[in-house]
Model confidence (mean pLDDT): 88 of 100. Large-subunit ribosomal RNA, domain VI from Collibacillus ludicampi, 264 nucleotides, folded computationally. NCBI's taxonomy places the organism under Bacteria, Bacilli, Caryophanales, Alicyclobacillaceae, Collibacillus.
Context: one part of a larger RNA
RNA sequence: CGCAGGAAGUUUGAGAGGAGUUGUCCUUAGUACGAGAGGACCGGGAUGAACCGACCGCUGGUGUCUCAGUUGUGGUGCCAACCGCAUCGCUGAGUAGCUAUGUCGGGCCGGGAUAAGCGCUGAAAGCAUCUAAGCGCGAAGCCCCCUCAAGAUAAGACUUCCCACUCGGUCAACGAGGUAAGACCCCUGAAGAUGACAGGGUGGAUAGGCGGGAGGUGUAAGCACCGCGAGGUGUUGAGCUGACCCGUACUAAUCGGUCGAGGG
Repeated sequence: CGCAGGAAGUUUGAGAGGAGUUGUCCUUAGUACGAGAGGACCGGGAUGAACCGACCGCUGGUGUCUCAGUUGUGGUGCCAACCGCAUCGCUGAGUAGCUAUGUCGGGCCGGGAUAAGCGCUGAAAGCAUCUAAGCGCGAAGCCCCCUCAAGAUAAGACUUCCCACUCGGUCAACGAGGUAAGACCCCUGAAGAUGACAGGGUGGAUAGGCGGGAGGUGUAAGCACCGCGAGGUGUUGAGCUGACCCGUACUAAUCGGUCGAGGG
């Protein structure tokens, strides 16, 4: 931009894509078969491999500043306590998120129509014949499964909402303007390159802050006591704490602005 008014929502599925794999073991059964050696079809069950999808409760990874330890050096006048730089300085841990090596699931079953093939009934052609009319069975293959999908321009369907304004115009097409329903601007998000999608916009928990909690780290600083001292003990599972959970209008989504039908 189109889909013969403008919107919001729910859908149909033309079409396209995906999936489709397989081993071993047990049983039937040491049965059928076979002189024996050996050793089944059919059917039932169990457990794997590779592949695919989803997820993070478990096991782990990462986790660039969440916590602690620590080296050198510069700084905050000094001590102490902190901060900068050195690959995140190095080291030990680690929430959320993202993850696999972790966990769960999938192929199946079953049905429909068939291929080769196997048949029933059966003439033409008194017989015969699966075929000519008619009717069955029959594949890892096709359809039924999963995903996308009406720009499927053949532009589909359903539900709901908004209504016939003003001006210009050969009052025709059309053009311009103010509006309706609605949308955008705005705050954001396990959504995301941007659009899009999703949540919220004061009648509000959408994000931040704050309060509480979870989780993490591992007993802060200060002070007191003990020790000549390095240090230890007590206060103290302390202090600190990004993303997680719950709450709370303190801050910001305020006020408001812009777009948006008039139709055959």

RNAcentral holds the full RNA, with entries from ENA.